[in-house]
């Protein structure tokens, strides 16, 4: 520096539940394990969700619908940075 078959020392924790946050998307914490060799870190390329707020935007207009990140996802993925453990092919 490469690999990740086996094994170990550990590590993280989906899905739900329950509680708090926030328009939502989702987040946090505790319970929980479906998984994960970076299932650590980062929203920079892509993709996904969501639309509070904003359009001299529609409409049957005290309402609604459409579009829109700046919002969220790093357990969708490309890059980036750093890191236990082992050495089968």
């Nucleotide at each position: 520096a490469c690999a990740g078959a086996a094994a170990a020392a550990g590590g993280c924790a989906a899905a739900c539940u329950u509680a708090u946050u926030g328009a939502a998307a989702a987040a946090u914490a505790a319970g929980g394990a479906c998984g994960c060799a970076a299932a650590g870190u980062c929203a920079c390329g892509g993709g996904u969700c969501u639309a509070a707020g904003g359009u001299u935007g529609g409409g049957u207009a005290u309402c609604u619908c459409a579009c829109u990140a700046u919002g969220a996802u790093g357990g969708c993925u490309g890059g980036a940075c750093u890191a236990c453990c082992u050495g089968a092919a």